[in-house]
RNA sequence: AACGAACGUUGACGGCGUGCUUAACACAUGCAAGUCGAACGAGAAAGUUCCUUCGGGGACGAGUAAAGUGGCGCACGGGUGAGUAACGCGUAAGUAAUCUACCUUUGCAUCUGGAAUAACUACGGGAAGCUGUAGCUAAUACCGGAUACGUUCUCCUUUCUACGGAUUGGAGAAGAAAGAUGACCUAUUCUUGAAAGUUAUCGUGCAGGGAGGAGCUUGCGUACCAUUAUCUAGUUGGCUACCAUGGCGACGAUGGGUAGCUGGUCUGAGAGGAUGAUCAGCCACACUGGUACUGGAACACGGACCAGACUCCUACGGGAGGCAGCAGUUAGGAAUUUUGCGCAAUGGGGGAAACCCUGACGCAGCAACGCCGCGUGAGUGAGGAAGGCCUUCGGGUUGUAAAGCCCUUUCAGCAGGGAAGAAAAAAAUGACGGUACCUGCAGAAGAAGCACCGGCUAACUCCGUGCCAGCAGCCGCGGUAAUACGGAGGGUGCAAGCGUUAUUCGGAAUUACUGGGCGUAAAGCGCGCGUAGGCGGUUUGACAAGUCUGAUGUGAAAGCCCACGACUCAAUCGUGGAAGUGCAUUGGAUACUAUCAGACUAGAGGACAGGAGGGGUGAGCGGAAUUCCAGGUGUAGAGGUGAAAUUCGUAGAUAUCUGGAGGAACAACUGAGGCGAAGGCGGCUCACUGGACCAAUAUUGACGCUGAGAUGCGAAAGCGUGGGGAGCGAACAGGAUUAGAUACCCUGGUAGUCCACGCCGUAAACGAUGGAUACUAGAUGUCGGAGCGACCUUACCGCUUCGGUGUCGCAGCUAACGCAUUAAGUAUCCCGCCUGGGGAGUACGAUCGCAAGAUUAAAACUCAAAGAAAUUGACGGGGGCCCGCACAAGCGGUGGAGUAUGUGGUUUAAUUCGAUGCAACGCGAAGAACCUUACCUGGUCUUGACAUCCCGAAAAAGACCUGGGAAGUGCUCUCUUUGAGAGAAUUUGGUGACAGGUGCUGCAUGGCUGUCGUCAGCUCGUGUCGUGAGAUGUUGGGUUAAGUCCCGCAACGAGCGCAACCCUUGUCAUUAGUUGCCAGCAUUUAGUUGGGCACUCUAAUGAGACCGCUCGCCGAUAAGGCAGAGGAAGGUGGGGAUGACGUCAAGUCCGCAUGGCCCUUACGUCUAGGGCUACACACGUCCUACAAUGGCUGGUACAGAGCGCUGCUAAAUCGCAAGAUCAAGCUAAUCGCAAAAAGCCAGUCUCAGUUCGGAUUGGAGUCUGCAACUCGACUCCAUGAAGUUGGAAUCGCUAGUAAUCGUGGAUCAGCAUGCCGCGGUGAAUACGUUCCCGGGCCUUGUACACACCGCCCGUCACGCCACGGGAGUUGGGGCUGCCUGAAGUGGCUGAGCUAACCCGCAAGGGAGGCAGGUUACUAUGGCGGUACCGAUGACUGGGGU
Repeated sequence: AACGAACGUUGACGGCGUGCUUAACACAUGCAAGUCGAACGAGAAAGUUCCUUCGGGGACGAGUAAAGUGGCGCACGGGUGAGUAACGCGUAAGUAAUCUACCUUUGCAUCUGGAAUAACUACGGGAAGCUGUAGCUAAUACCGGAUACGUUCUCCUUUCUACGGAUUGGAGAAGAAAGAUGACCUAUUCUUGAAAGUUAUCGUGCAGGGAGGAGCUUGCGUACCAUUAUCUAGUUGGCUACCAUGGCGACGAUGGGUAGCUGGUCUGAGAGGAUGAUCAGCCACACUGGUACUGGAACACGGACCAGACUCCUACGGGAGGCAGCAGUUAGGAAUUUUGCGCAAUGGGGGAAACCCUGACGCAGCAACGCCGCGUGAGUGAGGAAGGCCUUCGGGUUGUAAAGCCCUUUCAGCAGGGAAGAAAAAAAUGACGGUACCUGCAGAAGAAGCACCGGCUAACUCCGUGCCAGCAGCCGCGGUAAUACGGAGGGUGCAAGCGUUAUUCGGAAUUACUGGGCGUAAAGCGCGCGUAGGCGGUUUGACAAGUCUGAUGUGAAAGCCCACGACUCAAUCGUGGAAGUGCAUUGGAUACUAUCAGACUAGAGGACAGGAGGGGUGAGCGGAAUUCCAGGUGUAGAGGUGAAAUUCGUAGAUAUCUGGAGGAACAACUGAGGCGAAGGCGGCUCACUGGACCAAUAUUGACGCUGAGAUGCGAAAGCGUGGGGAGCGAACAGGAUUAGAUACCCUGGUAGUCCACGCCGUAAACGAUGGAUACUAGAUGUCGGAGCGACCUUACCGCUUCGGUGUCGCAGCUAACGCAUUAAGUAUCCCGCCUGGGGAGUACGAUCGCAAGAUUAAAACUCAAAGAAAUUGACGGGGGCCCGCACAAGCGGUGGAGUAUGUGGUUUAAUUCGAUGCAACGCGAAGAACCUUACCUGGUCUUGACAUCCCGAAAAAGACCUGGGAAGUGCUCUCUUUGAGAGAAUUUGGUGACAGGUGCUGCAUGGCUGUCGUCAGCUCGUGUCGUGAGAUGUUGGGUUAAGUCCCGCAACGAGCGCAACCCUUGUCAUUAGUUGCCAGCAUUUAGUUGGGCACUCUAAUGAGACCGCUCGCCGAUAAGGCAGAGGAAGGUGGGGAUGACGUCAAGUCCGCAUGGCCCUUACGUCUAGGGCUACACACGUCCUACAAUGGCUGGUACAGAGCGCUGCUAAAUCGCAAGAUCAAGCUAAUCGCAAAAAGCCAGUCUCAGUUCGGAUUGGAGUCUGCAACUCGACUCCAUGAAGUUGGAAUCGCUAGUAAUCGUGGAUCAGCAUGCCGCGGUGAAUACGUUCCCGGGCCUUGUACACACCGCCCGUCACGCCACGGGAGUUGGGGCUGCCUGAAGUGGCUGAGCUAACCCGCAAGGGAGGCAGGUUACUAUGGCGGUACCGAUGACUGGGGU
C1' cells in the first nucleotide's frame, strides 16, 4: 500500500459497487423451459339461457380448458471449481484429414401411392408408480415408387501435391420432398359460393455459397519433490492369423503430493513476487460410478437405463428423489443478505401473428463490507466568566472555546409540483416510483467518534499503583517521585468512521536476470584422470539458424493510461485513441556467434640434444645404536625423580671387554634446499619406470580449457588372512603426586607400530585461498638450466634470459586484518559450494562397508541473536622496565595475663541510632550520675515547648509560699504617656491558617568527608592518520621523587595535576630592647637595683642553595648522575599546609540544608524514674606488667609548648594523704599551674610469684555536684588475682626516626590508660629486588566489559515441550492375480413373433425387423497378494527450555 474480510467500539445522509473464501455437507416449500390449433384427430365442465313428455335435450360458454399425436426448443441462458499438471489453458498456426439445425444468399423442385398408431371407447391388473388386452381414427408422424442436379459411391483417366489428398474428362450405380393459411374466379365442374386451378405468404426437398458455431491436429509456454531413476509388455514397428524388439528417460521419464487455466487483480522505480472473488473467454462437473439413446450438436444440472450410498412413501409385493438455478432451511464456521416486485427495458425460446414463457435480466430490501460525495453550522464576542486540570501560589491552560449579539438553512423533516428511461405514422404499455429533480415553510434547530501521546512516530503533565496489577509491533516499561501500567486534564492523528487481527507485496541487494558472495564472517570437493555439457586462436569464402531492421496479420471485450463527454462534483458511466514489450508470416542487412568449405602458426602436441632431483616399484648390500644370549674382569649397589618408590641386583646387577642373535630406523651431510597432482618422499648399489625444465632447429595444424555423473589415488588410526616382533607403546598392572588423580611423573607391559595380500576412504587432507589464460612498479635471497662479458683456461666474479621456490613493497583490492606478477589486483571461461544461531552433519530412507563407520541429508521445536575484524579498558599462577617500611636486613610490639575502651552476640520494658574488609570496631562521642537523650515505664498538655497573623481579656513577667515529687494550680506585687484614649511590649483565653517530628528514603539530593593516593597521572584545541570506534600528541632513547628535564618523532601548542610561590625549623644581617638578657662597671640572698642592648631571646624585614663552581669523571657535546671544594645547610636541607580527571549508587536526611512520603489529643510537647554502664561468650585498639639496663629510699641537675577571672592560685597553717583553712599576685615574656621525668650521686633488695606485679576485695575518707544506689574521680590502711616474655598468625618504624621519659591542652561542675600538642635521652639495619602486597609505564593474549569476586562446560535431581526407535494395533489411497459380470453397445444366433416392400389368384413364401439366447468389452462387488502413506503404542533414545 492492498483486501469478497472478521472482531472491538461508535454510527447523520446519499450515490455506485460488493456480499458462504468453511461442508462439491444435507435439504422442507415455492418458482427457475416451454411454445405452436396457420401440422393433426378428438374435445369437456361450471355458469347463463331456451325447450321439455320432467327422464332430459338444444344454444352460448367453445372448437375454450385439460390431455394426446406431431414440429421446434430443452446442448442456450443460470450455478459451482470437486476433478484435472493435461493440447486442460494461453498464444500462434494447420484442417488439400472434418461437421454444421435455426439465419442468409443462389438455382431447381415440391409428382404419385400405401400401411399403421396414440388420443378415444370397452374390459382388466395394481396400495402406489404405472400398466395389459381388444377395437376406432388423423397428420407437416411412418413407408413404397417416379424424376432430379455442380450430390454420393465404384472403375478408368489428366494435372498438382505438404503424399493426407485435391483436381480434369469419361463410364456405371445409388439417393428427395409435406403440406398449411389467406386472397381471386379469366377458361373446367357444381354454380349464393365453392372445388380443381391461379396467386401471395409460411413450410418441405436437392445442390452450391456466406455468416456464426463446433470438432480434430501441431509448434512454443504452463508450479513442487531425485530421500521418486528407470518405466513400458498388445508395449513400438511391420497392410495386424504371425514375426521382430522396439519406445520414453538426468534437456528429469515413471512415481508422489498440490492446483481449474487465462484476460486480469494487488504490490513494486522496474525486473519481479503474490493471486485468479465480483466482470469477461475457455475447460470440467451436476448425489457417487458406469452406459448408451435421441439429436445438427449431449454421452445431456431441472432427460433415460443400471449399480451404490443416503432420504422419503408403502397395503412389505414394490416405488419416489437429487438446489454446485433464484429465494430460503439445517449444519459447519470468525464470517457472507429477501422464501420481495416486474417482464416496463435489454436479451432468449416457441409462434405467421396476437401472445405465452423467462429467479437470464431490470429493480427494490438487508449489511459502513468497500469506494466516492456531503453535513453536524458561519461571523462577532475578554469580565480572558464559571467549572475542570496544573502550579514555582505569581499564575498558566481548557479558550473565542462557551454564554451573549448577529446571520445562513446544505442534509434530515413537512407541504406543493414532478420527469427522462417508450421504441423510426399514431395510440396503448413504467416494476422502479409519486423515485430523481424543482419550489415553499420552520428553526442552529435532529446529526462525532475512535486510536494514540518513551524511541521508531505527530502529540505531556498530575494522581493512583509499587517487578503487584498490568503494557508490549521491535527495543523494552513496572521493585515509592512511571511522559511506557490504570484514571484524569491537556494534546496529536484520522474522521462516519477509528483501531485490532489474519493474509499478500514492499522495504529485503535477505536467492542477487536487472543486483550478492566463498583466506579469517555461512561457503573451494583431499587430489588427479576423463565422459556428456559449456566455452574456445588467426584468416578467406559461402549460408542466413541466432542477431538487427521494415512491412503484414494477430494480440477478444472489459480493465490500466490519455483526451473529450454524461450524472451539480466525485466515485461511476459513455465515446475515441494509445498501449499490449508477445507470436506468426514475409522483404532486407551480414559486423559478431553458429554451420559448411579452404588456408595459417603465436595455443597445444610429437622428434633430435642436454643436465637436476629424498618422484615411484622391485631386488641386493652396509655400518652405528638399543635389546637379548654366551663368556671374561669386577663388587654393592644400580635405576629413576622436583623428591621418592614400584623395579633390577650377593642366584653377582650397574660398569667394562670379547663373541653371537634379531628386528626396526637410516645420525652428521640437512638448507624457509629438492621432487611429486595430492597424500607424501631421506643409508648405499643395480634393474624397470613416471613427470618437469632448458637450448636449438625442423614438424602436425586448434588437435585446446574446464569438467555434472563415472573412475583412480589417498596420512594416521582401524579391520581380515598369514608372517615378524629389537625399540617404542593405547589398554592394563604397580609406584608416586593429590582432598581425590580412572591424569600429568616413574617402573613394567598387550594390541599396534614392521612385511605380504585385501578392505576402510576419512583429517586443522590448510596457503583454512578450485582449475586455465592474459595483463598490471619494483627490490632482495635461493634452486635447475642457457647465453654474454672479463680472464691464457677451469673455477670465481658481473650482466642477460627461461623455469621453480621464499621475503619485503607501490598501484589496486579488502569490513578490517591483510593480499600484492606464486594476487585476495584487472578481465574472460568452466566446475564446486553458501543463504541467521541451535536442533544437526543428527533422524528416517537409500547406496557402500566384514565391522567400525562413510556418503547423501531433513523436519518439529527453540532463541534474538550467533559470528568476523579491529578499538578502548580491565584481567593473566604472560613478558619487559620502575617505585613504595612491599619484601629482605634490623629495632620494638600485638596475638598469652589483668585492667580500660569500642564492637559483635546474647539479655532486657529499654539496653536509642548510625559506622561493617583494607577505607567499621579509644569511630560520630573534644568527655551518658540528672541534663545530654534521640530509648523504656508511668503521668501531663493539644494552636501546642518554639515562629507569624486575627479577636478578646488582664497591668504582666519574674520572685515568694503551699503541696510524696515535678510539670502545674492558686494568691500578692510594677513601667511608659499630664490624663482619657490609643499604640508597643508581656502574660492569658479563643479561632483557624499553621507549628512541631533525632519519623522513612544517603538508591531522590546539596554540602562535607573517607579511599585508591601526594600515586604521576588525567585531558583539550588545531593538524595529521583511520570508513569508524579511535589513534597520534602522552609512544621511543636517556634521565628524574615526578608526563622532571633533554634528544628524537606528524605533530604543534595548551589546561588540571608535579615542582615552585605559603607556614615552620636550621645560619647570618638589619631594626627594636620590656615583662627578656648581663660582657664590662657598681650593687644584691636573688639581673634585685643602677646602667647597658654587645650576647641569648623575642618578632618584623632581608640575605642564603642555584648542579652556581671544578682544564674532575660518566653521559650524545644534552638533560642529568658521581665525586670534590666552599658553606650553617648540597642536590625537592627537615617538617607541614596543599589531594588532578575520576572510582567505590563508599559514609552522613541523628551536625546543617533540602525534594517526596508519613504522624497531627501524636511518630508532637513537658515530666519523674530507669536505660544507653546488662554479661555463658567472641573480636579490635590501648594501658600496666611479668622485673636487676630493674624495684624501693634519700640527695641532686637540665626543657619545650601551652593554659588561667564562674579562672590559675603562691606563701603560710592543718591533715600520713586526697585535701582543707586563710590569703598575696596575675586579664599574664611580669603572677600562677609548675614538681619536669628518664638522667646523675649514694644506699638497699639478690632471682623469689619476690621489696616484681598490681587486679580484686574490706574498712576509713576527700572533692565536685540539687543528687555519686544503679553509675564519678581521688586518698589512706589492709588485701595481694593472673602474669616468669606469650601458638598459628600479625603490626609499626630508615634519623633526631624507632624505642624510652616526662609535660601541656581541648571537652569539662566532676570524670582519660583515649585524642591533639611539646620537649628530654636517643639507637640498629638496608646485600639487594628472586619472592609476598600495592602502584606506574610499555607490550602481548582474551570467548571478560555490573570488566577474573568475570565468563563458562558436562553429568545428575525436578517440571514442561516437540521428535526418533518400538512387540504391535488401526486407517487410507494405489498396484496386481483370480472370481463375479448389472445396464448398454457391437458380433453371432434367432425353430418364437412380425402392417407397409417383392413373388404369388390365394394360401403362403422371401427380404427386413423384433423378442429371446449367446459371446466380447465393462461399472460394482468378493477372495488373495504387494509396496507405500498416516494415526496410535508399554517401553526406550537423544534434543530443546